Predicted 3D model of a 75-nucleotide RNA (transfer RNA) from a Bacteroidota bacterium.
Lineage of the source: Bacteria > Pseudomonadati > Bacteroidota.
It matches the Rfam family "tRNA". Rfam describes the family as follows. Transfer RNA (tRNA) molecules are approximately 80 nucleotides in length.
RNA sequence: GGUCGUUUAGCUCAGCCGGUUCAGAGCGUUCGCCUCACACGCGAAAGGUCACAAGUUCAAAUCUUGUAACGACCA
Numbered sequence: 001g002g003u004c005g006u007u008u009a010g011c012u013c014a015g016c017c018g019g020u021u022c023a024g025a026g027c028g029u030u031c032g033c034c035u036c037a038c039a040c041g042c043g044a045a046a047g048g049u050c051a052c053a054a055g056u057u058c059a060a061a062u063c064u065u066g067u068a069a070c071g072a073c074c075a
Base pairs, nucleotide, nucleotide: 001074002073003072004071005070006069007068010027011026012025013024019058029045030044031043032042033041051067052066053065054064055063
């Protein structure tokens, strides 16, 4: 330098053959219940400009292009 892949909540990941409303799960965090207390268990809440920018579309996390970071392979 080239090709391919990944990037979504604090962490690990779904969702990626465009569609409704609010983008979800587990763990973690906070609060409440339970307990003499803690743990376990139960319930609830907060937390996301879906890496960034542009384009296509009535509509984009999802399609296209560029940029960035990380990884694999080739040279």